[in-house]
Record summary:
RNAcentral holds the sequence, with entries from ENA. Small-subunit ribosomal RNA from an uncultured prokaryote, 1503 nucleotides, folded computationally.
RNA sequence: AGAGUUUGAUCAUGGCUCAGAUUGAACGCUGGCGGUAUGCUUAACACAUGCAAGUCGAACGGUAACAGGAGCUAGCUUGCUAGCUUGCUGACGAGUGGCGGACGGGUGAGUAACGCGUAGGAAUCUACCUUUCGGCGGGGGAUAGCCCGGAGAAAUCCGGAUUAAUACCGCAUACGCCCUACGGGGGAAACGAGGCCAAUCCUUGGAAGCUUUGACCGAAAGAUGAGCCUAUGUCUGAUUAGCUUGUUGGUAGGGUAAAAGCCUACCAAGGCAACGAUCAGUAGCUGGUCUGAGAGGACGAUCAGCCACACUGGGACUGAGACACGGCCCAGACUCCUACGGGAGGCAGCAGUGGGGAAUAUUGGACAAUGGGCGCAAGCCUGAUCCAGCAAUACCGCGGGUGUGAAGAAGGGUUUCGGCUCGUAAAGCACUUUCAGCGAGGAGGAAAGGAAGUAGGUUAAUACCCUGCUUCUGUGACGUUACUCGCAGAAGAAGCACCGGCUAACUCCGUGCGAGCAGCCGCGGUAAUACGGAGGGUGCAAGCGUUAAUGGGAAUUACUGGGCGUAAAGCGCGCGUAGGCGGAAUGUUAAGUCUCAUGUGAAAGCCCUGGGCUCAACCUGGGAAUUGCAUUCGAAACUGGUAGUCUAGAGUAUGGUAGAGGAAAGUGGAAUUCCCGGUGUAGCGGUGAAAUGUGUAGAUCUCGGGAGGAACAUCAGUGGCGAAGGCGGCUUUCUGGACUAAUACUGACACUGAGGGGCGAAAGCGUGGGUAGCAAACAGGAUUAGAUACCCUGGUAGUCCACGCCCUAAACGAUGUCAACUAGUUCGUUGGGAGGCUUGACCUCUUAGUGCCGAAGCUAACGCGUUAAGUUCUCCGCCUGGGGAGUACGGUCGCAAGAUUAAAACUCAAAGAAAUUGACGGGGGCCCGCACAAGCGGUGGAGCAUGUGGUUUAAUUCGAUGCAACGCGAAAAGCCUUACCUACCCUUGAAAUCCUCGGAAGCUUGUAGAGAUACGAGUGUGCCUUCGGGAACCGAGUGACAGGUGCUGCAUGGCUGUCGUCAGCUCGUGUCGUGAGAUGUUGGGUUAAGUCCCGUAACGAGCGCAACCCUUGUCCUUAUUUGCCAGCACGUAAUGGUGGGAACUUUAAGGAGACUGCCGGUGACAAACCGGAGGAAGGUGGGACGACGUCAAGUCAUCAUGGCCCUUAUGAGUAGGGCUACACACGUGCUACAAUGGCCGGUACAGAGGGCAGCAAGACCGCGAGGUGGAGCAAAUCCCAGAAAGCCGGUCGUAGUCCGGAUUGGAGUCUGCAACUCGACUCCAUGAAGUCGGAAUCGCUAGUAAUCGCGAAUCAGAAUGUCGCGGUGAAUACGUUCCCGGGCCUUGUACACACCGCCCGUCACACCAUGGGAGUGGGUUGCAAAAGAAGUGGGUAGACUAACCUUUGGGAGGUCGCUCACCACUUUGUGAUUCAUGACUGGGGUGAAGUCGGAACAAGGUA
Repeated sequence: AGAGUUUGAUCAUGGCUCAGAUUGAACGCUGGCGGUAUGCUUAACACAUGCAAGUCGAACGGUAACAGGAGCUAGCUUGCUAGCUUGCUGACGAGUGGCGGACGGGUGAGUAACGCGUAGGAAUCUACCUUUCGGCGGGGGAUAGCCCGGAGAAAUCCGGAUUAAUACCGCAUACGCCCUACGGGGGAAACGAGGCCAAUCCUUGGAAGCUUUGACCGAAAGAUGAGCCUAUGUCUGAUUAGCUUGUUGGUAGGGUAAAAGCCUACCAAGGCAACGAUCAGUAGCUGGUCUGAGAGGACGAUCAGCCACACUGGGACUGAGACACGGCCCAGACUCCUACGGGAGGCAGCAGUGGGGAAUAUUGGACAAUGGGCGCAAGCCUGAUCCAGCAAUACCGCGGGUGUGAAGAAGGGUUUCGGCUCGUAAAGCACUUUCAGCGAGGAGGAAAGGAAGUAGGUUAAUACCCUGCUUCUGUGACGUUACUCGCAGAAGAAGCACCGGCUAACUCCGUGCGAGCAGCCGCGGUAAUACGGAGGGUGCAAGCGUUAAUGGGAAUUACUGGGCGUAAAGCGCGCGUAGGCGGAAUGUUAAGUCUCAUGUGAAAGCCCUGGGCUCAACCUGGGAAUUGCAUUCGAAACUGGUAGUCUAGAGUAUGGUAGAGGAAAGUGGAAUUCCCGGUGUAGCGGUGAAAUGUGUAGAUCUCGGGAGGAACAUCAGUGGCGAAGGCGGCUUUCUGGACUAAUACUGACACUGAGGGGCGAAAGCGUGGGUAGCAAACAGGAUUAGAUACCCUGGUAGUCCACGCCCUAAACGAUGUCAACUAGUUCGUUGGGAGGCUUGACCUCUUAGUGCCGAAGCUAACGCGUUAAGUUCUCCGCCUGGGGAGUACGGUCGCAAGAUUAAAACUCAAAGAAAUUGACGGGGGCCCGCACAAGCGGUGGAGCAUGUGGUUUAAUUCGAUGCAACGCGAAAAGCCUUACCUACCCUUGAAAUCCUCGGAAGCUUGUAGAGAUACGAGUGUGCCUUCGGGAACCGAGUGACAGGUGCUGCAUGGCUGUCGUCAGCUCGUGUCGUGAGAUGUUGGGUUAAGUCCCGUAACGAGCGCAACCCUUGUCCUUAUUUGCCAGCACGUAAUGGUGGGAACUUUAAGGAGACUGCCGGUGACAAACCGGAGGAAGGUGGGACGACGUCAAGUCAUCAUGGCCCUUAUGAGUAGGGCUACACACGUGCUACAAUGGCCGGUACAGAGGGCAGCAAGACCGCGAGGUGGAGCAAAUCCCAGAAAGCCGGUCGUAGUCCGGAUUGGAGUCUGCAACUCGACUCCAUGAAGUCGGAAUCGCUAGUAAUCGCGAAUCAGAAUGUCGCGGUGAAUACGUUCCCGGGCCUUGUACACACCGCCCGUCACACCAUGGGAGUGGGUUGCAAAAGAAGUGGGUAGACUAACCUUUGGGAGGUCGCUCACCACUUUGUGAUUCAUGACUGGGGUGAAGUCGGAACAAGGUA
């Protein structure tokens, strides 16, 4: 510090997710040791049991228990035991009294508050402690305990008698204290203990006294602690906007320790709030903790400060301090005891229990240390605390061994079978012993305290007491402490997660969209590095992962540090309030600002630096920091305030100018419609085509007249005006703004603008008018599968006017307002001004608008660019992923429609912007092709052949399936082929390699069987040899293995089809662009062609095109047999038959020839095109040859091949059957339907092929297929082999025929082992459909179509198929509008699996969350009432009453009772708010291939 994920790819926007850190954690697997920390985050739920606050006998009366002493009695071993008495002593239960139970400890429910933090303040109190001043005199009356009696189950209570105090109450005194009217008045105390007795008195010893010490009282200070007040900071919600009546202030009184409406009465009407009052929700606050570079964000466990609470609610008492956790009273809920009458209780103290929960410990030890309470002290108490126990909960540290060791062991995994890997790892050998274990030793935490001695203080005192020093004594829970030494032995000590990318780490097996994984993207459908296991590897390590949570990354709330033309985002537009911000110069002030200083910012923590535990964590000393607040002294530039100025901003006055600016009134012509009249006739109207409609009752058309409403052609213009919406005939009136020129004046008056108020298209609403045209709804006619639409004919609201509402628009420049600055153009246009001359339809300058282009700059790009989206400044508004949703609920507005404000649950990993390359378009342009058109001939109808589908079957083997499957694989299924079916049969196998044994091999033959096969008989002894044996072959056996037309063409190679013989497809360098990419390859011409030329930020190149190859067409050269024969000669009935010849034809080898080369024209001087000449041929003759790629195209059944599967069978053999089936449908063909023909007779002319298991002549036989026989020929020689159409004659005469030949019967021929299923052909007989073929559709542009025959491959036989060959031999092409396909450019796109695309809505089904809902049930709360425990305060006519006073009657005072006020629980009524639930219902979301349509994306077919 970033990364993954939207796309075919790119850039930016934007969300989601990940890597790092952390935790009081939990869960899963695993687990050696120690140190230091931490440990109910949930039910402030309920609690059994034990402990957690007592202490003081030096305050008191005392003596229940214990110990001692004394006395008495008894038993007796003269000193022991037992009993009794005695507070005498140590002590001490209960009680009175004092101090402390307000600290310490727990918890975070409540609280949004002076609760907390920070900084201040004045009107206060403060026990114990410290200092100072002063005092401590003299009396009195009670009461608990104890005793007696009583009530009660108990808790406890009542009565009587008696008693003490440092308990209580007066009196005296009063420096200081309090009150005061300044005269005065009021107000206190307590004593205890130790020692000495020399002086006084009794005199053992004491009293008084003295002394020491503690306690006490009054006051003044301090310290500490506490109370109160102020400023400021302190969560969310405005779908909470108004709140408040003791409320705000004053006066008087009360009240408090203390200021104060704190309380009461009266008076005034204030106080708070948009800088967020009130209300609602949530929450203890802070130092700090976690994270972060920081700013921030989240949190507030442990430790520390403050606050609040103590079963829930209320209340006071006591006290220095409480409205009191382990106190009291009352009410409530709950639990317990009970004799049913009544009582008791409060773990949010420490342990512990139940419950809740994912989850959190021992009913431990000790007061040894630190601290607290009481005490003079010893000491006692202390679940505070210190320790121990449990828990890997966290942090830190240590260990688990070290060295050597290659036969690279065994074994595992894998393999291309060679190996590789685990791996020096192990074993083996040699060492070491931390930690744990056993044994022994052994600090520190301890200071005190006590005793003795001594010195000082005090004192009359050498007592006592206090302080210091010395000696002795002596206190440890932890603790089997830390630590040290010794002993033995590698001995006791490794797991967890991950390995597709992010993200370090890969293979095998299993599984087969199943099981499963997953943080995001996504894996899994038979070769999964993603599931599960294994081997290996990576990371961390006594832990490792997962889950949850926080901050980071996230600049994704942006102060630091974001945006708003199109991604989310500028209010529809002015005016203007608060607020914010604001021109120039001067003085002053010092609020902001800045410097120094002071106080504070607790400690701990963080950071730095020392020290102590062996290190570290941890502990500890010091420093820094604590960015803050406050006070004070200064500065005066800037901002603010203030004073008086200025004119550049803004405004006013004067003169002009342009304008659809606004409002009202009037007025004009054209046109539509309607009405009246004339003329005039049969249609008019409307459409893609029609129909509805209208018209003989006279329309449309045309002429004249009239009525009425609405809108204003031309001018008219990226022209004008207005803030926007918007404004268009002409005239008048009223009125707003802008611009301009020159002066004068005011003197910052300015800008923006939350709320507010105004304007605001169209549609819509209300009332009243008006209504020509147009026209939602509606009706009819068409279209259509449907057509509630598009089209047509009608037509009502409405459109118009007046008044009043509505308040929204793609209200758009998708661009808020104001101001300044920053290149321009010979470029336009509107309004004004100035100057110039050549006076014009002129030129120049300037200003205010309005446009195009464009520099710098900006932008993701597109684009913007002085009219900014540039550079700055001011203020306002708005945005934060998509959907849900601009929706629900609530509020406001509205007559309604609705508008405005505006969520959440849930769901997805995207949604969206710009640009790029393709593809596509019922987009455009250019061009091509038998693509259409023009023609010729077919198919589709018939019969048959053949292939396919379907069906059937035991099997009808398999594959091919739009073009590009279907006379295709198959150049040929009777058996074989053959892969299928049935039956029989074999298991190392039919064929291959290796091993062992035997035998030559082979040949002939018998029996059984459908055959394979089985069982026999006979014959035969080979070749080489080193004599051991070997090679080939046959048979048997064993196991390795064979075998598979079994699966996967979506694992593959190879081959092939197709777009398409279409003209395209790319690269290097350069340039442009952030980039994908572009350029080149586009453009102008031209071509069959990306063919060529020109132009050009491109220059070149490659694969394609063309050419090179074969063949055809002309000629030449060479060669001359089997071919040829002109000339010469011979010969025949005839024939190149023969001698010869090499001219010609032919054959087959090599050349020539054609290149737009020449001429003319067109073109741009090019490329090229057109025409012509010459030429056998003239601008492509035909073939082979198929760019980058597309279709997961076809083929595992040609072959090869990975993987999987079968192995007495999915392999092998044999026989028979099937592939030939047959209601049907389709493709491809043949033959026809006839006279351009059929039939009969005669007659002519090819080319290319094939031939020895072959072609076969002549001859003979048969009507014929064919047979007999065999000359010749391994072929320019012989044979197949008669070419046919044609030509010349004849016949038939338009008919189901002398057309057509299917089908069937009979008889044959040939091939073959065998023609039944199931061959071809011949003869005789039979003579079906069919009379030119619906919709639709195919081929062909010249030696082509059409037509005619011939040959070959396959093959024993079997073509209408296929591949070739020649003969005869046309018609037509105006042209590119249309159909199909293709190429280039351009355009749009929401497509990229690419239009066979994408995608919308209803309905049906399932699930989920949510709104409404008659209501129902809880919580909180307002208002109005009722009620009134305990308590406090006030009152008091009742009862009672120790201290004081008294005139002795009583009084003062007090207690109880009663009563008033306040008030908790509780109750009623009526509202508000919130949560849950609810028959039914609304929309929403998500789901597999559901239904109906086809709305959007292309002109998406009606933009």
Its mean pLDDT, the model's own confidence on a scale to 100, is 84.